The part of an RNA shown here (small-subunit ribosomal RNA, central domain) has 350 nucleotides and comes from an uncultured bacterium.
[in-house]
Context: one part of a larger RNA
RNA sequence: UUGGGCGUAAAGGGCGCGUAGGAGGCAUUACAAGUUGGAUGUGAAAUAUCCCGGCUUAACCGGGAGAGGUCGUUCAAAACUGUAAAGCUAGAGUACGGGAGAGGUAAUCGGAACUCCGGGAGUAGCGGUGAAAUGCGUAGAUAUCCGGAAGAACACCAGAGGCGAAAGCGGAUUACUGGUCCGAGACUGACACUAAGACGCGAAAGCCAGGGUAGCAAACGGGAUUAGAGACCCCGGUAGUCCUGGCCGUAAACGAUGUAGACUCGUCGUUUGGAGUGUAAAAGCUCUGAGUGACUAAGCAAACGCGAUAAGUCUACCGCCUGGGGAGUACGGUCGCAAGAUUAAAACUC
Numbered sequence: 001u002u003g004g005g006c007g008u009a010a011a012g013g014g015c016g017c018g019u020a021g022g023a024g025g026c027a028u029u030a031c032a033a034g035u036u037g038g039a040u041g042u043g044a045a046a047u048a049u050c051c052c053g054g055c056u057u058a059a060c061c062g063g064g065a066g067a068g069g070u071c072g073u074u075c076a077a078a079a080c081u082g083u084a085a086a087g088c089u090a091g092a093g094u095a096c097g098g099g100a101g102a103g104g105u106a107a108u109c110g111g112a113a114c115u116c117c118g119g120g121a122g123u124a125g126c127g128g129u130g131a132a133a134u135g136c137g138u139a140g141a142u143a144u145c146c147g148g149a150a151g152a153a154c155a156c157c158a159g160a161g162g163c164g165a166a167a168g169c170g171g172a173u174u175a176c177u178g179g180u181c182c183g184a185g186a187c188u189g190a191c192a193c194u195a196a197g198a199c200g201c202g203a204a205a206g207c208c209a210g211g212g213u214a215g216c217a218a219a220c221g222g223g224a225u226u227a228g229a230g231a232c233c234c235c236g237g238u239a240g241u242c243c244u245g246g247c248c249g250u251a252a253a254c255g256a257u258g259u260a261g262a263c264u265c266g267u268c269g270u271u272u273g274g275a276g277u278g279u280a281a282a283a284g285c286u287c288u289g290a291g292u293g294a295c296u297a298a299g300c301a302a303a304c305g306c307g308a309u310a311a312g313u314c315u316a317c318c319g320c321c322u323g324g325g326g327a328g329u330a331c332g333g334u335c336g337c338a339a340g341a342u343u344a345a346a347a348c349u350c
């Protein structure tokens, strides 16, 4: 490289948006670039293949034939690809009428609990553990009642539930705002799909500047345990956790399963729409969308299992893999304040 692959064996990029590129619906006409056929030119000789012949054979040599092309010129064809023109509406989108939702941003408000502070009442313990001790407490603790302060998180509702591209999102209200589904079928008329690079988003931890700090808690100190204890347990406790602005760009960023589209036997749930039926209103029932689950036929699979939300059968495009270790390392480049991230080998070895 070809081939073969990527749920768990090596392998799907963390996610999106979109440029180049790739590939692209139905039908008409034209052209003839690709494509196909014919003619012609050329593709030197030698070599190679086949046939015939010459050295006693062979090697070798002579003669002949055939083959060999992203090739040139020319004539023709018009199905497919392409190009141009003018169309269509099944893809895609816009407008219209409805729906559900912890989707996002900002502001305001609320109650429970913990801690601290002040006060009342009250006395000798409290706390903690396997057992203890460190610790707190006669300078009045713990338990209890009242008042206040501050920060962080939002019990029940809550669900295999919902929303979001992913990361993720959960007290209430308001403002602004994104996506999505259904109905009807008015409008545009292939505008669509994918997507190298670019750009944006991206948990936690970490970093910079400023604030904040109730609880929790790396580091650290102490008490235990133990042969030791750098731990597990206990008492404390600083970064951090929170907010604003800016970095970082990584995760078992997982469904370990790229995106889009088409097709393929059924059963039972659940969320949210629509139509019908039913009713006083509902519930229920039937049909039909979109999502989300469980089981399963065919098929697939090494097995486990997957099974219309495919890991089935196909199409388009991207990413990635190629024995283990060395190594996601070195060097170099790029990025970063740093931590480091990203790109990414080889020797050697089994």
Base pairs, nucleotide, nucleotide: 004321005320006319007304008303012318014201015200016199021194022193025088026087028085029084030083031082033081034080035077036076037075038074039073040072041071042069049065050064051063052062053061054060091191092188093187094186096183097182098181099180103177104176105175106174107173108172109171110154115149116148117147118146119145120144125136126135162169163168206247207246208245209244210243211242215241216240220236221235222234223233258317259316260315261314262313263312266295267294268293269292270291271290272289273288274287275286276285277284299306300305323350324349325348332343333342334341335340
RNAcentral holds the full RNA, with entries from ENA and SILVA. Its mean pLDDT, the model's own confidence on a scale to 100, is 89.